Predicted 3D model of a 72-nucleotide RNA (transfer RNA) from a Patescibacteria group bacterium.
Lineage of the source: Bacteria > Bacteria candidate phyla.
Rfam family: tRNA. Its family is annotated with triplet codon-amino acid adaptor activity in the Gene Ontology. By type it is a transfer RNA. From the family's description: Transfer RNA (tRNA) molecules are approximately 80 nucleotides in length.
RNA sequence: GCCAACGUAGCUCAGCGGUAGAGCAGUCCCUUCGUAAGGGAAAGGUCGGUGGUUCAAUCCCACCCGUUGGCU
Numbered sequence: 001g002c003c004a005a006c007g008u009a010g011c012u013c014a015g016c017g018g019u020a021g022a023g024c025a026g027u028c029c030c031u032u033c034g035u036a037a038g039g040g041a042a043a044g045g046u047c048g049g050u051g052g053u054u055c056a057a058u059c060c061c062a063c064c065c066g067u068u069g070g071c072u
Stems, first nucleotide, its partner, number of pairs: 001071007010024004018055001027041004048064005
């Protein structure tokens, strides 16, 4: 230099046009003499950025940024 994949909650990841979810972690409550385990509840997101397409975009398109891999 060229090509490809990926970017969503603190972490690991779903969701592939129609109001964004799970597990773990953290908080509170129940249970216990206490801890762990177990059960319950609430909270946590400008979906990397800017434009475009569309009635409607996390999802499709373009560019930019970042990460990873491949080729030279």